This is a predicted structure of a 74-nucleotide RNA (c-di-GMP-I riboswitch aptamer) from a Desulfobulbaceae bacterium. Taxonomically the source falls in Desulfobulbaceae (Bacteria, Pseudomonadati, Thermodesulfobacteriota, Desulfobulbales).
RNA sequence: ACAAGAAAAUGCCAAACCUGCCGUAAGACAGGGACGGAAAGCCACGGAUCUUUUAAGACAGCCGGGUUGCCUUG
Numbered sequence: 001a002c003a004a005g006a007a008a009a010u011g012c013c014a015a016a017c018c019u020g021c022c023g024u025a026a027g028a029c030a031g032g033g034a035c036g037g038a039a040a041g042c043c044a045c046g047g048a049u050c051u052u053u054u055a056a057g058a059c060a061g062c063c064g065g066g067u068u069g070c071c072u073u074g
Base pairs, nucleotide, nucleotide: 002074003073004072005071012037013036017032018031019030020029022027035061041067042066043065045064046063047062049058050057051056
């Protein structure tokens, strides 16, 4: 460097739901909470789905893609 994996080890993230707050909304953010995750880190590039003021938006924990990273084994 490349590939595979989560058995071990250090850890990490946080579904639903509740509260607050922002937004027309989908939903985002913060706190609580843990369904789960080996990229459930980041990116809205292509689809899917959702919202809506039809021209925009949401969503990365829907699929694909790009990119970065920890441990172990080969």